Model confidence (mean pLDDT): 83 of 100. Predicted 3D model of a 97-nucleotide RNA (c-di-GMP-I riboswitch aptamer) from an Acidimicrobiia bacterium. Taxonomically the source falls in Acidimicrobiia (Bacteria, Bacillati, Actinomycetota). Its Rfam family is "c-di-GMP-I riboswitch aptamer". Rfam describes the family as follows. GEMM was predicted in a large-scale screen for bacterial structured RNA regulatory elements.
[in-house]
RNA sequence: CUCAGGAAAAGGCAAACCCUCAGGAAUGCGGGGACGCAAAGCUCACGGGGCCCAACCCGGCGCAACGGUGCGCCGGAAGGCCGGCCGGGCUACCCAG
Numbered sequence: 001c002u003c004a005g006g007a008a009a010a011g012g013c014a015a016a017c018c019c020u021c022a023g024g025a026a027u028g029c030g031g032g033g034a035c036g037c038a039a040a041g042c043u044c045a046c047g048g049g050g051c052c053c054a055a056c057c058c059g060g061c062g063c064a065a066c067g068g069u070g071c072g073c074c075g076g077a078a079g080g081c082c083g084g085c086c087g088g089g090c091u092a093c094c095c096a097g
Stems, first nucleotide, its partner, number of pairs: 005094002012037002017032003021028002035084001041090003046087003049082004057076008
């Protein structure tokens, strides 16, 4: 120095839930709170997976209209979210065995 490890020591992060705010929503920031985490640090412009989907776009079905079209439902695309879903990449504290 690297791999492994987390015994000891010093620490770190913060699930569910509650509150404020933002959002259409998933969810996120902040505060409280600790289920847990040896990367539960960063990366979603690396791969896979999950979640949302108001408006706009495309397709289908139904209803109403018949001058123009509108409404509802389903699916798709686009878009968004999750790093505490997994893998990969990058960075990092300690060093008993």